[in-house]
A computed fold for a 75-nucleotide RNA from an Anaerolineaceae bacterium, annotated as transfer RNA. Rfam family: tRNA.
RNA sequence: GCCUCUGUAGCUCAGGGGUAGAGCGCAUUCUUGGUAAGAAUGAGGUCACGGGUUCAAAUCCCGUCAGAGGCUCCA
Numbered sequence: 001g002c003c004u005c006u007g008u009a010g011c012u013c014a015g016g017g018g019u020a021g022a023g024c025g026c027a028u029u030c031u032u033g034g035u036a037a038g039a040a041u042g043a044g045g046u047c048a049c050g051g052g053u054u055c056a057a058a059u060c061c062c063g064u065c066a067g068a069g070g071c072u073c074c075a
Stems, first nucleotide, its partner, number of pairs: 001071007010024004018055001026042005048064005
């Protein structure tokens, strides 16, 4: 330098044009003499960033950034 993949909740990840989700974690309540476990409810999002296409983009296209892997060249 080139190619491929990845970027979504605090963490690990799913989803892949039409209401943003799961598990764990967190908060509150119930339960208990108290704690753990359990149950119920809830909070938490710039879907990396910018642009394009579309009635509508987290999703498709282009560019940029970051991460991972691979290839090539010189010595």